[in-house]
RNA sequence: AAGUGAGAUAGAGGUUGCGUUUCCUAUCAGUACGGGCAGGGAUGUGUCAGGCACAGGAGAACUGUUCGGAAAGGAGAAAACGCCGAAAGGAGAAACGGCCUGAACGUUUUGCCUUGGGCGUACAGUUAAGAGCUGUACGACUGUCAUCGAUUCGAUGGGGCGCUAUCAGGAUC
Numbered sequence: 001a002a003g004u005g006a007g008a009u010a011g012a013g014g015u016u017g018c019g020u021u022u023c024c025u026a027u028c029a030g031u032a033c034g035g036g037c038a039g040g041g042a043u044g045u046g047u048c049a050g051g052c053a054c055a056g057g058a059g060a061a062c063u064g065u066u067c068g069g070a071a072a073g074g075a076g077a078a079a080a081c082g083c084c085g086a087a088a089g090g091a092g093a094a095a096c097g098g099c100c101u102g103a104a105c106g107u108u109u110u111g112c113c114u115u116g117g118g119c120g121u122a123c124a125g126u127u128a129a130g131a132g133c134u135g136u137a138c139g140a141c142u143g144u145c146a147u148c149g150a151u152u153c154g155a156u157g158g159g160g161c162g163c164u165a166u167c168a169g170g171a172u173c
Base pairs, nucleotide, nucleotide: 007167008166009165010164011163014084017083018082019081020080021079022078024076025075033068034067035066036065037064038063039062043055044054045053046052047103048102049101050100051099087115088114089113090112092110093109094108095107096106097105116142117141119139120138121137122136123135124134125133126132144158145157146156147155148154149153
């Protein structure tokens, strides 16, 4: 002398950006469940297993018929709020939940990993579901940066721990 390592603030992507809450509506569904009658004749229920508890000859399961008859989750529109790793997903850990233990399932928190965004198609999972959501792959679109070109447009490639703007223009190695 040069180079590398770094902070704070404010923003952009979209006309379906992301998430949460509330209200209404449809679906869930004439389902679950409950009552009556008849048949039936000893089991049934609490997610599953083992226990335990409850119901049951004052009639279990099941079948037929009849009378009543939901809800949650998910969805659509609107409104409000919080935002731009907004958020989503995965395998763990911890706590809580339903009678006890274990498993499974669900909710919350937590660190790790993946994903720029929405859309379409296919497959898989979830779900009552041909809706929706999630994952993977592919496709075009879009936003941003880099390189190349030049007709402000095109080609190739990368990712959000990114990109743009401003401030700090300093200290240390």
Lysine riboswitch aptamer, 173 nucleotides, folded computationally. The coordinates come from a structure-prediction model, not an experiment, and the mean pLDDT is 77.